[in-house]
RNA sequence: AGAGAUUGAUCCUGGCUCAGAAUGAACGCUGGCGGCGUGCUUAACACAUGCAAGUCGCACGAGAACGCUUCAGCUUGCUGAAGUUAGUAAAGUGGCGCACGGGUGAGUAACACGUAGGUAACCUACCUCUAAGACGGGGAUAACCUGUCGAAAGACGGGCUAAUGCCGGAUGAGACCACAGGAGCUUCAGCAGGCGUGAUCAAAGGUGGCCUCUACAUGUAAGCUACUGUUUGGGGAUGAGCCCGCGUACCAUUAGCUUGUUGGUAGGGUAACGGCCUACCAAGGCGACGAUGGUUAGCUGGUCUGAGAGGAUGGUCAGCCACACUGGGACUGAGACACGGACCAGACUCCUACGGGAGGCAGCAGUGGGGAAUUUUGCGCAAUGGGGGAAACCCUGACGCAGCAACGCCGUGUGAGUGAUGAAGGCUUUCGGGUCGUAAAGCUCUGUCAGGUGGGAAGAAUUCCGGUUUGGCUAAUAAGUAGCAGGAAUGACGGUACCCCCAAAGCAAGCCCCGGCUAAUUCCGUGCCAGCAGCCGCGGUAAUACGGAAGGGGCGAGCGUUGUUCGGAAUUACUGGGCGUAAAGGGCGUGUAGGCGGAUAGACAAGUCAGGUGUGAAAGCCCUUGGCUUAACCAAGGAAGUGCGCUUGAAACUGUCUGUCUUGAGUACGGGAGAGGAAAGCGGAAUUCCCGGUGUAGAGGUGAAAUUCGUAGAUAUCGGGAGGAACAUCGGUGGCGAAGGCGGCUUUCUGGACCGAUACUGACGCUGAGGCGCGAAAGCGUGGGGAGCAAACAGGAUUAGAUACCCUGGUAGUCCACGCUGUAAACGAUGGGCACUAGGUGUGGGAGGUAUCGACCCCUGCAGUGCCGAAGCUAACGCAUUAAGUGCCCCGCCUGGGGAGUACGGUCGCAAGGCUGAAACUCAAAGGAAUUGACGGGGGCCCGCACAAGCGGUGGAGCAUGUGGCUUAAUUCGACGCAACGCGAAGAACCUUACCUGGGCUUGACAUCCCGAUCGUACCUUUUGGAAACAGGAGUGCCUUCCCUUCGGGGCUGCCGUGAAGGUGCUGCAUGGCUGUCGACAGCUCGUGUCGUGAGAUGUUGGAUUAAGUCCCGCAACGAGCGCAACCCUUGCCCUUAGUUGCCAUCACCAAGCUGGGCACUCUGGAGUGACUGCCGGUGAUAAACCGGAGGAAGGUGGGGAUGACGUCAAGUCCUCAUGGCCUUUAUGCCCCGGGCUACACACGUGCUACAAUGGCCGGAACAAAGGGUCGCAAAGCCGCGAGGUGGAGCCAAUCCCAAAAAGCCGGUCUCAGUUCGGAUUGGAGUCUGCAACUCGACUCCAUGAAGUUGGAAUCGCUAGUAAUCGCGGAUCAGCAUGCCGCGGUGAAUACGUUCCCGGGCCUUGUACACACCGCCCGUCACAUCACGAAAGCUGGCUGUACUAGAAGUCGCUGAGCUGACCCGUAAGGGAGGCAGGCGCCUACGGUAUGGUUGGUGAUUGGGGUGAAGUCGUAACAAGGUAGCUG
Repeated sequence: AGAGAUUGAUCCUGGCUCAGAAUGAACGCUGGCGGCGUGCUUAACACAUGCAAGUCGCACGAGAACGCUUCAGCUUGCUGAAGUUAGUAAAGUGGCGCACGGGUGAGUAACACGUAGGUAACCUACCUCUAAGACGGGGAUAACCUGUCGAAAGACGGGCUAAUGCCGGAUGAGACCACAGGAGCUUCAGCAGGCGUGAUCAAAGGUGGCCUCUACAUGUAAGCUACUGUUUGGGGAUGAGCCCGCGUACCAUUAGCUUGUUGGUAGGGUAACGGCCUACCAAGGCGACGAUGGUUAGCUGGUCUGAGAGGAUGGUCAGCCACACUGGGACUGAGACACGGACCAGACUCCUACGGGAGGCAGCAGUGGGGAAUUUUGCGCAAUGGGGGAAACCCUGACGCAGCAACGCCGUGUGAGUGAUGAAGGCUUUCGGGUCGUAAAGCUCUGUCAGGUGGGAAGAAUUCCGGUUUGGCUAAUAAGUAGCAGGAAUGACGGUACCCCCAAAGCAAGCCCCGGCUAAUUCCGUGCCAGCAGCCGCGGUAAUACGGAAGGGGCGAGCGUUGUUCGGAAUUACUGGGCGUAAAGGGCGUGUAGGCGGAUAGACAAGUCAGGUGUGAAAGCCCUUGGCUUAACCAAGGAAGUGCGCUUGAAACUGUCUGUCUUGAGUACGGGAGAGGAAAGCGGAAUUCCCGGUGUAGAGGUGAAAUUCGUAGAUAUCGGGAGGAACAUCGGUGGCGAAGGCGGCUUUCUGGACCGAUACUGACGCUGAGGCGCGAAAGCGUGGGGAGCAAACAGGAUUAGAUACCCUGGUAGUCCACGCUGUAAACGAUGGGCACUAGGUGUGGGAGGUAUCGACCCCUGCAGUGCCGAAGCUAACGCAUUAAGUGCCCCGCCUGGGGAGUACGGUCGCAAGGCUGAAACUCAAAGGAAUUGACGGGGGCCCGCACAAGCGGUGGAGCAUGUGGCUUAAUUCGACGCAACGCGAAGAACCUUACCUGGGCUUGACAUCCCGAUCGUACCUUUUGGAAACAGGAGUGCCUUCCCUUCGGGGCUGCCGUGAAGGUGCUGCAUGGCUGUCGACAGCUCGUGUCGUGAGAUGUUGGAUUAAGUCCCGCAACGAGCGCAACCCUUGCCCUUAGUUGCCAUCACCAAGCUGGGCACUCUGGAGUGACUGCCGGUGAUAAACCGGAGGAAGGUGGGGAUGACGUCAAGUCCUCAUGGCCUUUAUGCCCCGGGCUACACACGUGCUACAAUGGCCGGAACAAAGGGUCGCAAAGCCGCGAGGUGGAGCCAAUCCCAAAAAGCCGGUCUCAGUUCGGAUUGGAGUCUGCAACUCGACUCCAUGAAGUUGGAAUCGCUAGUAAUCGCGGAUCAGCAUGCCGCGGUGAAUACGUUCCCGGGCCUUGUACACACCGCCCGUCACAUCACGAAAGCUGGCUGUACUAGAAGUCGCUGAGCUGACCCGUAAGGGAGGCAGGCGCCUACGGUAUGGUUGGUGAUUGGGGUGAAGUCGUAACAAGGUAGCUG
């Protein structure tokens, strides 16, 4: 620090995902040790049991028992007494503590918390300092004894008694109050030991010691003294209370809230201010800077993350707050409205004798429950700290320790060295090897850890004792107190840490991953199954992605997964984003609050800046040191803490105030321009209707029609009239307006802008949340109006359908007035204002200049409106002084797609609906711009038997052949639009043959190697069984045996066995090779350069031309390659050479080039020439080229062939061959007989023969080319009607043969008919081939004589020696050809032309396609499933209002009952005061009624999302076939 993933590829936008760090974690697998930490995040759910707050006898009274000892009585084991136990235990009065410590986070959005202040509005026990005191009395009451009630808990009565318990009195101030007085201070509100007078208010003792003074006089008491306690004041310290500035979550789909409410006066209350409370008075207070309401939440120091700014979080530790079963209220106290106190109410649990009682773990352990999940009912007060005490000491689940848990962090180990036969074994392999791997074994060492033996800490300070010790106090050398030398005792952890020794490599490694991101790959299994997956995505028979294995990578006592947080994410953008088209500018104006604001001078100092200072707790983070062997951890010091307060200063900027200015803004004056707005009036053209005339049969409408109108007179035409709406031409990227929008003419009223020149005001400005106004069309309301047009509707067409497009009609509406609606793709998809930043060229409005007699033209400047362009910007497209450039100010808006502008709520509206505006769920994309293709019922140019023009066919018939289908034991397999179907197959009777039935063989029909036994079995003849294969036998030959030999043996053949053969078995979607097709189309690319962020472009586009990317010109391109063309073959003319088997002009001969002769000609073979737009003319850019002509056998590629670019179709072929993988191995291999591939209701393709007279038949007589032939072609001759037979001359071929060419020509016959056409079919008889023609060959003869009379829709071939027609040959082959491949003979017609069909090429355009239009894709319906809304209702939570009721309790009133202290009184009694009781205010839990709000659930219902192959259509993307889209 980035990466993956939208696309065929690219750039951008944008969301998703990953790599990092962290965690109070959990889960899976695994697990040696130690240190330090941490450990119910859920049910503030319920709790058994034990412990967690007591202590003081130096405040007080009272005071046991067991036991022991002694004594007494005696009924010898009991009773009694004394002492001791013991002033002990337990209990009580009293004091202090229990408000700390410990737990939890429910509540709380608040002065709760944080920070900074205030308290002149307050309190503070214990502690400390200081001043002064403590005199003298009284009355009770627990305990105890006793009585009563009760199951218990407990309660009540009577009788004693004490105190540091309680109550009077005295004294008393610097306490407090009142009055007077006014010095001082001050923040001017007040404060205050200045001063005076009066009134009020206090106490408690205890313990130790000593006699200096007094009394008795022993020593005690008074007394003195020390310590401690106590009272009243004043300070300190500490800790609280209260007030206040600032900060502190989300929702505006919460916008208004409030009656003690806001303030005042008086009173009450409190430690204290205050509506804190009450009465009265006033009517205020809060709120867009977010009141009120709702939801969520303890806050902070900090913690995690991050470069930081931030974001998230608040567990452990620390500070604060709140709470203690739930709710309420108080008491005591310095302090509580009190976790382990009390009262009441409620819920729950327990006890009960049913009458009543008891309880509160959110203390430490522990239990149940909940949950994915969180520990021991441990030890100790040794240390630290706390409470009580004078102290010893007691208490302390605070705390110190230990236990459990890899929960986290840190440390450490599981060994080290050497060791190559690279062992065995595993895995793999191209079979050579490679790898695990120096890894192991082996050898040599070490001793962490674990185990054993022994030793063994620090943590301990204090306290107490005693002292011939030193201070201070004192009368005192007592005592006590503060030190000091000395002595004694105290450790839970723990025999732990640590150390020595012993033996011993011994006891100690796993987890995840290996397709990319992301480090690390192979084999096997599986076969869209099982499964994986964070994203992209893997898996359908060769999976580096599933499972296993081997190997490798990462981390390591852990490793992975899951959850959560931050980061990456500049993906909420303060740092640090955007808004023309990706999400995003409000439809437009006006203007409130707010924000921002010209020049200049001065003042102030709020902001700002600087210095100082206080604070910012400790811990933590950071730095430096130090302590545990190291580290984690811990300690000390420092720094930091960006904040807030106080204070001193500065004055540039902002701000405030004061003054001035004119350039921003505005006003006045003079002009002209304009569809700017409103109202009234007027005008002509056209449509329609009405009346009349002329006139006659159609009109109208369409792609074509029909509905419709018309003989009742339409359409057409002329004249007259009515009525409504809209204003042609001018008219223009011309004008005006804020936008919507505005168009005949005239008048009236009216808004704004612009230009010019002066004067005036003096910042008056810009923007603008809310608000207010305007706002096309459609729509709504009321009333008019209604010509044309025209939703709905009707009819006619079209169509598979046509609720559409087209046509004929037609109502709302469109028009007017008034009112509502408030939206549009309300668009420049571009908010407003100001300033700045090259130009060029139009256009409409003013002004000026030059010039002119004048008008134009020209020049300058202002404000508009267009186009093109520089810089710059932009993802690109593009924008560019009218910015999308560069800056400033203000407003609005955006944050992935869908769900959805939907639901709910609110608000506006008469309604339609508008504005505001989510979530669940779901996807990994959705999108913008540009690129290359492909496509278009887009465009342009051009080609092709593509159409057209022609000729002949196919489709109908019969047959042949192939295919489908059906059949079958099998009908072997493959090929399927063109580009499968007379195709593989250039030839299925057996064979072929792969298929079927049956019979056999198992190292095999075939190849190679090894081992073993050892044979020589070969070959030939014959025989048995059998369908054959095969199985068995006999024999001949040879008389012992094949070949080589170094005589050892080796080779060959056969036998047994092992690896292995074999497979027309599967996969052409694993492949090679070969082939088809687009396509004989003109294209396909590269190097360098240039342009572009890039994909890519350029070149290859353009002009002209060509059969051609052929050539020429131009050009940021210049060149090159594969294709085209040419080179090759053949054919066409000529020349030359050579003449046998070819030829024969001349000579001879003959039946005949048969022969002699010749090689001129033909022909054949070879080698050449020729044709190149070369020449001429024209056109053209003078080019390329084209057109015409000459010459020439041939002319513009002369004809034909071979030759097939980059690529496309997962095209075809595993059955030609080759080949990976899989399958098979007494069978899917091999052999054999027979059958099948030849079947037959049917359908299709390709052909043959025909339907006849341009013909059939008969007879006669002509003319080819190219081939083949020895396993062959076969002549003549003879036989047969014929197929053929016989025969065998000749020929290994320019020699001989096949071989007759046929159509044609000549002559004859038939005469239009199912025929003398046609030949199928069938019967009979034959021939040939072959081992064999039954299934199943070809041919011949005789007989038979079917369909068929030119073929529907549709469709094929062909442009010249072509079509058509005629025959000939060849391959395959024993035989079999209508097929295929070739050959020649005869030999046409037509092409105007490129509109249309098909295919193709180039350019361009659109695109939502890229598997590329056989594309993509929309909606309803049906099915499954998910979440959500509505809903009669049902049922919870929270909460408002009204009324009712009212526990405990404070307060107030009362208090005839009761009453100790004080007062009066001799007493009786009375008084004061108090208590019980009663009444009242307030009030919790409740009750009734009625609302609000928020959940759950709900028959049914609504849309939405999702789901390999459902239905219906075809809406969109191309002009998407009616351009699309918005309201």